[in-house]
The prediction has a mean pLDDT of 78. Glycine riboswitch aptamer from uncultured Dialister sp., 66 nucleotides, folded computationally. Rfam family: Glycine riboswitch aptamer. The family is grouped with related families in Rfam's "Glycine riboswitch clan". About the family: This family represents the bacterial glycine riboswitch. Lineage of the source: Bacteria > Bacillati > Bacillota > Veillonellales > Dialister.
RNA sequence: AUACCGGGAGAGCCGGGAAAGGAAGGCACCGAAGGGGCAGAAACUCUCAGGUAAACGGACCGGUAU
Numbered sequence: 001a002u003a004c005c006g007g008g009a010g011a012g013c014c015g016g017g018a019a020a021g022g023a024a025g026g027c028a029c030c031g032a033a034g035g036g037g038c039a040g041a042a043a044c045u046c047u048c049a050g051g052u053a054a055a056c057g058g059a060c061c062g063g064u065a066u
Stems, first nucleotide, its partner, number of pairs: 001066007012027003028052003034048001035046003
């Protein structure tokens, strides 16, 4: 470094509706994929993208194999 396995955080209300953690929309929020900022870099910063039940994703950590 690659593959597989295990662990893995943060942050939401309104709305709509027969109902549903549904769509649009409103206001608010998060930082751990990606992206931007600084000569360069970051666990800093921005929040464009992404996200704010679970699942998925997930920086990063551990194990095994090569």
Annotation: The sequence is in RNAcentral, with records from MGnify. Of the family's consensus pairs, 88% are formed in the model.